[in-house]
RNA sequence: GUCCGCUAGGCGACCGCUUGUCCGUUUUGGGCAAGAGGAAAGUCCGGGCAGCAUAGGAUACGACAGUCGCUAACGGCGACCGGGGGUAACCCUAGGGAAAGUGCCACAGAAACAAAACCGCCUCUUUAUGGGGUAAGGGUGAAAUGAGUGGGGUAAGAGCCCACAGCGUCGCAUGGUGACAUGCGGAGAAGGUAAACCCUGUCGGCUGCAAGGAGAUCGGCAUACAAGAGUGAUCCGCUCGCCGGUCGACACCCGCUUGAGUGUGUCAGCAAUGGCUCAACUAGAUAGAUGGUCGUCCACGACAAAACCCGGCUUAUCGGCUGAC
RNA sequence: GGCCCCAUCGUCUAGUGGUCCAGGACAUCACUCUUUCAAGGUGAAGACACGGGUUCGAUUCCCGUUGGGGCCG
Repeated sequence: GUCCGCUAGGCGACCGCUUGUCCGUUUUGGGCAAGAGGAAAGUCCGGGCAGCAUAGGAUACGACAGUCGCUAACGGCGACCGGGGGUAACCCUAGGGAAAGUGCCACAGAAACAAAACCGCCUCUUUAUGGGGUAAGGGUGAAAUGAGUGGGGUAAGAGCCCACAGCGUCGCAUGGUGACAUGCGGAGAAGGUAAACCCUGUCGGCUGCAAGGAGAUCGGCAUACAAGAGUGAUCCGCUCGCCGGUCGACACCCGCUUGAGUGUGUCAGCAAUGGCUCAACUAGAUAGAUGGUCGUCCACGACAAAACCCGGCUUAUCGGCUGAC
Repeated sequence: GGCCCCAUCGUCUAGUGGUCCAGGACAUCACUCUUUCAAGGUGAAGACACGGGUUCGAUUCCCGUUGGGGCCG
């Protein structure tokens, strides 16, 4: 100097809060146990779950883009390939197609992409504000026809021709699962931009726990069957049924937290990850709980705090520790 | 908690990726006009929320932050 991983003040006392459970008691209290994060954040992606919709397919719209693998899935992760940077460890990479088509390339410049001669060079003649040839040189510009050097060639020039070197593309061979790499050979030479439209390929039904289930009451209908439900199935039981209205949204309960989860060991794999074994249980509120005070030690404590759950990404972060190079 | 939208002078706004000093209205300031004020006239100052990327070139396109606003039973 580079790169991973871990941690996120410790201990004690007192007061207080949320949940569970036990006890007493009947309107209140007591005991015990547990109680935020690596990002709980942004809500940027992907899934689970739930409701609605749905024959199948297509269009439209949106997202993504090297290859192989991992995964429930992904725009994520791992390994590799190509490109770029660094002396190096290592880092970055929105990395399909510009030869399907369309658009754009300001100013300057002769010309901004199939059409061209401003200066220069060469040549012709009728000697001028003329005709023709020339893209090697100058100048403009971010970019100038886009294959460099040397030689030949020519009126002057030019891949016009040749040698060497470079480029993409096609074919073959070898290696690799593959992207691709290396070698040989053929033909070839008309910029950039797709985070411009677009083309190709892949994926996506819509909405989101304020989803959704469930309630109270009044009137009418029915009151047998049927049907229904918070449900493994069947039986029994129940009527909470249907239609309409009102209330309720600051109210019980379910969804709600044991999970594609976490840790140890081992096996497979370069790794991401997966298999097996063992162990522990670790918030669940609904105005919303983790706080405050004191003592003591030190390195003097950052960013910030659940709200259905998980896998990622991104962003914020005082410091400390460990390991590899 | 979830789902969306927006950001340009002090305020309201215009703005095909270009060099035309990012334009306009109101407001502000100075001068003028008037006995004075207002109105009018002339002129001036004043902005692309922030950080990266794509591109020759970004207010505009893409990504990420920050801030603001709306909706839900």
Predicted 3D model of RNase P RNA and transfer RNA as a complex of 398 nucleotides.
It holds a member of the Rfam family "Bacterial RNase P class A". Rfam links the family to the GO terms tRNA processing, ribonuclease P activity and dimeric ribonuclease P complex.
Its mean pLDDT, the model's own confidence on a scale to 100, is 75.